[in-house]
Small-subunit ribosomal RNA from an uncultured bacterium, 1463 nucleotides, folded computationally.
């Protein structure tokens, strides 16, 4: 794009179209074929008129009905059957045509019924019988015959028609004439039959069909040709270029799409078939085997008085069913057409029209301009506004449709009458022709159309807005409802659902579903592929096909050119015309593929005939070679057996066991048996069609190659079907079996092991014959020919150069086999003269998403096993290829870390402290959960903190700003009430400025305070997965990128990678890469040396005075803090390219001197809304606020950190010795007094290098303890105190005295730590009233180990392999349980086609029999009556329908099975 459409939702008008796609199901009612009195005869009535009331005209020679002619084979419908000469297109010939046309010839004289009508009679009906009357253009003889037709001795002879009506002259019966008619011929037009070339549907999972079959000869039939029929005679015809058989289906012009080629269709119009309820059949006829005709049969419906009988809507209109779904039981013959008629007329559901349906196609309208306050409302907001929007209102206008009123058509001019010519004609009759004007005729229809009036007044919707697509916001919802064409959306911020608001397309329509084309080069002819995506048959050989080297000559089939006829019309394409345009219709041109006939051309294809040697075959001479069959034959190993000899263990594995062995194995000699396969050589080396092929000899044979250029002359390629070989496995018969060795056994492993390992062993593996025919039968690459850079192997020949000559060493040619690569080609990979290039060569074979399914079912092969061949329901949106990034691997390769390892000390076991689970509770408030949460937020919970629970209050509120309303107080301080908040009662008590003033105060603003009400406040409520900020962890691990150039199609790559080197992407070096940036490293704090400056509160070597340690002096030391210096692989040596790297000197320090701060892009939706901010979202007399108690401390129990121990390297008493670094006014406190003691009185000092905390401790000296649950541990309990604080029970700390648990070194695991470290001693600080075993800091004493990277953990770099990307905590595979679904087998069951065989046979053609019944015409006959001949009856063939047997195909069903989707 399209539709003969449905279906939603909407809906103003017209014009042309179109409208059962389904059940060729059934049909009520009407109506669709009649018509001629100029072919006959007979012949009414009503109702008007007259009437003598008897009747008679008139209706009227009219209807209805007979007879007879012509038409009911057209018109109109339908598409069930047909796959076929049914159509389409083009030929043929052996035909036949009613009415028409033409042209010749005739139309005579007779004749006997018959319907109708009367009338009897049978029946319900339908309808039928007798009998009696009549007529014709109705029937039947006769006569005649120009032509027909036969027969012929070419003279002739035979046979065979007909009907008149109606008109005019005329004149009364005989003519003339016109017309209509009829017969016999001829020729035409038209129609139809008949043959045939070619087209055009699917299936081979249909492969053999065929006896009237295939031809012929005679005969019969037919309008005609013919096996169309028969007889008889021959065996043919037809098929892989698809016969038989199934299945589906009317053909066609044309329609729809398509750039086209093609693909799809076959409604309307039109041409041809075919049907008329199923089925068979003839009559009649010009013409049917007849839609509205018989007959017969079947099967339904109707009528019946049960005896019978009636019908056939697929005409038109309607009804029923069916179905998503298709109209009025209209109107008129006014036009075209048809049928009848001489003609008027008559008939016509053909046709003209109107009705109904947006069912399509066209046209038109639903208003036009102007109109900012950019109104109300709506939506939105960053609260400023935006947007709806000139959009509405309002103003000015227009007048289509639509409604009213009036006017109003074309379409209809023949024919018929009437008049004038002309023709026939004897004729001014009649009749035919032209010509002229009259008037007559209209369903549609009072339509179209015109004109006026009215008045914006009656007329817009649907679809969509993630992205393919034009078009965004807002609220609700919360993997819910729900959307979806695909990809997909929705789990609380949905542009994807609902709805609002906006837009966006398209408009009387919009969507949506179904189909068809196209996009789709996705079946490729134009115009694809086949190494790895689906796809190369396992190989060859070869039949038919299909292509095929170089020349002459000839044909002219193919091929091209020209002309002719044909391709109906409509249709489609251009021009120009009609309807106001358009659609619609007309004219008029023009294309035209095919076919078919002709005339030419010969260039190429074919045909023929004649040549050639360049393909291909042969002949000579030569060469390798696991090429194949058959016969012999050899060594060496294994197992057997027998001898010898010898003793205890052989064997086997990771490590054992089973298992052989004292009945004498293994191991060893030596003889012997037998079967089976050949070590080295041996090789991307050879040979072969492919499988495949190995020990040596020999017979038999196939290829191959080179040389030679002697023959043959195209003999040539492929190759469907077809035939032949065809690992390995298995199968069958019959041998044979040494080894190895499915299946079995047993022994280990192991959760289990029906595995892997061991011991054992059967079939088989071996050989003969025969089957099987398959494999990752692979180069995953069919064959054959030709061409197109090359290097460098190796096997096999020829020729040749050279040399040292059994030979080696080079070039050159020819065929093999092999790395590498240019072009080119590939999707990349990758191939590349052995193609995957190139000749758009040429022949075969094979594919068209994944699964289902290398299945099912049928066939065909096989002894099975199985093997060729090969669907489809269902299902899924993906499956796959080849690359590339990245993870990840019980892959590879390097490297580093307290990673292991080598140590040193712990933990896990005890008690306690401490977090944290759990449990309890009215509450046990919240967070954190592997590393990377658990002595964490907490640097400190008795209240308070506090966020929690009870209980009791508050409600603009404990805190904030504004406005308002009152008030001058508020605070404080006192008494009562109460657990307290609070409530309450009394005392106390403003300030500035400015008016006015009676100086008493009034009042106005403001401060400050209080109160009243309103915006509002609060929230430790929620969501860290909505977020900022900080953090933690990979990790202080060497990474993480960028520009530009470059390579790749492209994701990407390259730099960044290689070789070294470093702690280090730290440096060097190679390099299609060149530089950079953020990470490292420096720069920065502390420490370590040294100078310099400065010298209190600090020092004191020195010097001076003095109550011997103090005090002036002093700043050299020490010490303090400010400034410089030092260290950089600088120097030497060795190694190295070079960066380095190992050594050494110098030095206070030596290769980052030692700590610390600093954490690159990123991860891990890692923590954190309870620090802090802040979306969003919740509570507002409560999820907010005050207060008083309790709670966070609880306790069967589990775990993480830690402290204190089990002791002699210890305890305990006693004396002595050395530190840093902090803290002090709400502090630190000295000294003294009491207290055993915590500590308490009193108090100096000190805002601190001046004073104070403050005694350091381990150590060291000396004493005791002496191996014990102790003099060890100190846990836990009583008792007594002390301090802090409003308050010490819940719930603190510390003192004395008393008690004196548990633990004697800790399993399985496990964690720190490489030097001033581990480990041990003590000290101080933050926090704080008061409360460390934590936690941050000082310092003291102070070890051990590290061969090493194999291996556990983390991690970097490079490399492979991936079917992994949520990224190995990944995918993912089968079974088995449950639900659905849709196949296949299945004992049957069951209804359908359809063959073949036989019964039975209706109607009917024919033929034959017979003329006993009936019988007009013609013969004889006066007459009866005979005679011909009919009907009629029987017979026979044929034959629907029906039976009876039997087989075939398909289809439905089926207990039970089978496997196979999906969940």
């Nucleotide at each position: 794009a399209a539709u003969g459409a449905a279906c939603g939702c909407u809906g103003g008008c017209g014009g042309c179209g179109u409208g059962c796609u389904u059940a060729a199901g059934a049909c009520a009612u009407g109506c669709a074929a009649g018509u001629c009195g100029a072919g006959c005869g007979a012949g009414a009535a009503a109702g008007u008129c007259c009437u003598u009331c008897g009747g008679g005209a008139u209706g009227a020679g009219u209807a209805c009905a007979g007879c007879g002619g012509c038409g009911g084979a057209c018109g109109a419908g339908u598409g069930a059957g047909u796959a076929a000469c049914a159509c389409g297109u083009g030929g043929g010939a052996a035909u036949u045509u009613a009415c028409c046309c033409u042209u010749c010839a005739g139309u005579g004289a007779a004749g006997a019924a018959u319907a109708c009508c009367a009338u009897c009679g049978a029946g319900a009906a339908a309808u039928c019988g007798g009998u009696g009357u009549u007529a014709a253009u109705a029937c039947u003889g006769c006569a005649u015959a120009c032509g027909u037709u036969c027969c012929u001795u070419c003279g002739g002879g035979a046979a065979g028609a007909a009907a008149g009506g109606u008109g005019g002259c005329c004149u009364c019966u005989a003519g003339c004439u016109g017309c209509c008619g009829c017969u016999g011929a001829u020729g035409g037009a038209u129609a139809a039959g008949c043959c045939u070339g070619c087209g055009g549907a699917c299936u081979a999972u249909u492969a053999g069909c065929u006896u009237g079959u295939u031809g012929g000869u005679g005969a019969g039939g037919u309008a005609a040709a013919g096996g169309c029929u028969c007889a008889c005679c021959a065996a043919g015809g037809c098929g892989a270029u698809g016969a038989u058989g199934g299945u589906u289906a009317a053909c066609c012009g044309g329609c729809c799409u398509g750039a086209g080629a093609g693909g799809g269709u076959g409604u309307a119009c039109g041409g041809u078939c075919a049907c008329g309820u199923u089925g068979g059949a003839a009559c009649u006829g010009a013409g049917a085997c007849a839609c509205g005709g018989u007959c017969c049969a079947a099967a339904c419906u109707c009528c019946u008085a049960c005896g019978g009988g009636a019908g056939g809507c697929a005409g038109c209109a309607g009804u029923c069913a069916g179905g998503a779904a298709u109209a009025u039981u209209g109107c008129a013959c006014a036009a075209u057409g048809g049928g009848g008629g001489a003609a008027a007329c008559c008939c016509u559901g053909a046709u003209g029209c109107a009705g109904c349906g947006a069912c399509g196609c066209c046209g038109c309208g639903u208003g036009a301009a102007g109109g900012a306050u950019g109104a109300c409302g709506g939506u939105c907001u960053u609260c400023g506004g935006a947007u709806u929007g000139u959009a509405a209102a309002c103003u000015u206008c227009u007048g289509u449709u639509a409604a009213g009123u009036g006017g109003g058509a074309a379409g209809a001019a023949a024919g018929a009458a009437u008049u004038a010519c002309u023709u026939u004609u004897a004729a001014u009759a009649g009749a035919a022709g032209u010509a002229a004007g009259u008037g007559a005729u209209g369903a549609c229809a009072g339509u179209a159309c015109c004109a006026c009036u009215c008045g914006a007044g009656a007329a817009a919707g649907c679809a969509c807005c993630g992205g393919c697509u034009a078009a965004c916001u807002u609220u609700g919802u919360g993997c819910c409802a729900g959307c979806a064409g695909c990809c997909g959306c929705g789990g609380u911020a949905a542009u994807a659902c609902a709805a609002g608001g906006g837009g966006u397309g398209c408009u009387a329509g919009c969507g949506u579903u179904a189909u068809u084309c196209g996009g789709a080069u996705u079946c490729a002819u134009u115009g694809g592929g086949c190494g790895u995506a689906a796809a190369g048959g396992g190989u060859a050989c070869g039949u038919a096909g299909a292509c095929g080297g170089c020349g002459u000559a000839u044909u002219a089939a193919g091929u091209u050119a020209g002309u002719u006829g044909u391709u109906a019309a409509a249709u489609u394409u251009c021009u120009c015309g009609g309807c106001c345009u358009a659609a619609c219709c007309g004219a008029g041109a023009g294309c035209g593929a095919g076919c078919a006939a002709u005339u030419a051309a010969u260039a190429c294809u074919g045909g023929u005939a004649u040549g050639c040697u360049a393909g291909a075959g042969g002949g000579u001479g030569a060469g390798a070679g696991a090429g194949a069959g058959g016969a012999g034959u050899g060594g060496a190993a294994u197992u057997c057996u027998c001898g010898g000899a010898g003793u205890a263990g052989c064997g086997g594995u990771a490590a054992a066991a089973u298992g052989c062995g004292u009945a004498g194995a293994u191991a060893u000699c030596g003889a012997g048996a037998g079967g089976a396969a050949c070590a080295c050589c041996g090789a991307u080396g050879g040979c072969g069609a492919a499988g495949g092929c190995a020990g040596c000899u020999c017979c038999u044979u196939g290829g191959c190659u080179c040389a030679u250029u002697c023959c043959u002359g195209a003999c040539g390629u492929u190759g469907a079907g077809g035939u032949a070989c065809g690992a390995a496995a298995g199968c069958g018969u019959g041998g044979g079996u040494a080894g190895c060795a499915a299946a079995c056994a047993g022994g280990a492993u192991u959760a289990g092991a029906u595995a892997c390992c061991c011991u054992g062993g059967u079939a088989g593996u071996c050989c003969a014959c025969g089957c099987c025919g398959u494999a990752a039968a692979c180069g995953a690459u069919g064959a054959u020919c030709a061409c197109u850079a090359g290097a460098c192997g190796u096997c096999u020949g020829u020729c040749u150069u050279g040399c040292u000559u059994a030979g080696c060493a080079g070039g050159a040619u020819a065929g093999g086999u092999g790395u590498c690569g240019c072009a080119g080609c590939u999707a990349a990979c990758g191939c590349g003269u052995u193609a995957a290039g190139u000749g758009a060569u040429c022949c075969c074979g094979c594919c068209u998403g994944g699964g289902g399914a290398c299945u099912a079912c049928g066939g065909u092969c096989g002894c099975a096993a199985g093997a060729c061949u090969a669907a489809a329901a269902c299902u899924c949106a993906a499956a796959g290829a080849a690359a590339u990034u990245g993870a990840c691997g019980g892959g590879g390769a390097u490297c580093c870390g307290c990673a292991c390892a080598a140590g040193c000390g712990g933990u896990g076991g005890a008690c306690c402290a401490u977090g944290u689970g759990g449990u309890u509770u009215u509450a046990a408030u919240c967070g954190a959960c592997a590393c990377u949460a658990c002595g964490c937020g907490a640097g400190a919970a008795a209240c308070c903190u506090u966020a929690c629970c009870u209980a009791a209050g508050c409600u603009u509120g404990a805190c904030a700003u504004g406005c308002u309303u009152u008030u001058g107080a508020u605070c404080g301080c006192u008494g009562c009430a109460g657990a307290a908040a609070c409530g309450u009662a009394g005392c106390u008590u403003u300030c500035c400025a400015g008016a006015c003033u009676u100086c008493g105060g009034u009042u106005u603003g403001g401060a400050c305070a209080a109160u009243u009400g309103c915006a509002c406040a609060g929230g430790u409520g929620c969501u860290g997965c909505a977020u900022g900020g900080c953090u933690g962890u990979c990790g202080u691990c060497a990474g993480c990128u960028c520009g530009u150039g470059u390579c790749g199609u492209g994701a990407g790559a390259u730099g960044u990678u290689u070789g070294g080197u470093u702690a280090a992407g730290u440096c060097c070096u190679c390099u299609a890469a060149c530089g950079a940036g953020c990470g490292c490293a420096a720069c920065c704090c502390c420490u370590g040396c040294u100078a310099u400056c400065a010298g209190u509160u600090g020092c004191u070597a020195c010097u001076u005075g003095c109550u011997u340690g103090c005090a002036a002096g002093g700043c050299a030391c020490u010490c303090u803090g400010g400034u410089a210096g030092g260290a950089c692989u600088g120097c030497c040596u060795g190694g190295g390219a070079a960066a380095c790297c190992a050594g050494g000197a110098g030095g206070a320090a030596g290769g980052u001197g030692g700590g610390g701060a600093u954490g690159a892009c990123g991860u891990c939706a890692a923590g954190u809304c309870a620090u802090c901010a802040u979306g969003g979202u919740c509570c507002u007399u409560a999820u907010g606020c005050c207060u008083a108690g309790g709670g966070c401390u609880a306790c069967a129990c589990a775990c993480g950190u830690g402290u204190u121990a089990c002791a002699a390297u210890g305890g305990c008493u006693a004396a002595u010795a050395c530190a840093g670094a902090g803290g002090g006014c709400u502090g630190c406190a000295a000294a003294c007094u009491u207290g055993u003691a915590a500590a308490a009185g009193u108090a100096a000092g000190c805002u601190a290098a001046u004073c104070c905390c403050a005694g350091a401790a381990a150590g060291u000296u000396a004493g005791u303890c002496u191996a014990a649950g102790u003099u060890c541990g100190g846990a836990u309990u009583g008792a007594g105190g002390u301090c802090u604080g409003c308050a010490a029970u819940u719930c603190g700390a510390c003192c004395u005295c008393a008690u004196g648990a548990a633990g004697u070194u800790g399993a399985a695991a496990u964690c720190g730590c490489u030097a001033g470290u581990a480990a041990u001693c003590g000290c101080g600080c933050a926090u704080c009233a008061g409360a460390a075993c934590g936690g941050c800091g000082c310092g003291g004493u102070g070890a051990a180990u590290a061969c090493g990277u194999u291996c556990u953990c983390g991690g970097a770099u490079c490399u492979u392999g991936u079917a992994c990307a949520c990224a190995c905590c990944g995918c993912c595979c089968g079974u088995c349980a449950c639900a659905c679904c849709a196949c296949g087998a299945a004992a049957g069951c069951u209804g359908u086609c359809u063959g073949u065989a036989c019964c039975c046979a209706a109607a009917g053609u024919u033929a034959c029999u017979u003329u006993a019944g009936c019988c007009a015409a013609c013969c004889u006959g006066c007459a009866a009556a005979g005679g011909g001949g009919g009907c009629g009856a029987g017979u026979a063939c044929c034959u629907a329908a029906g039976g009876u047997a039997u087989g075939g195909g398909g289809g439905g069903u089926g207990a039970u099975u089978g496997g196979g989707g999906u969940g």

Rfam family: Bacterial small subunit ribosomal RNA. Gene Ontology terms of the family: structural constituent of ribosome and ribosome.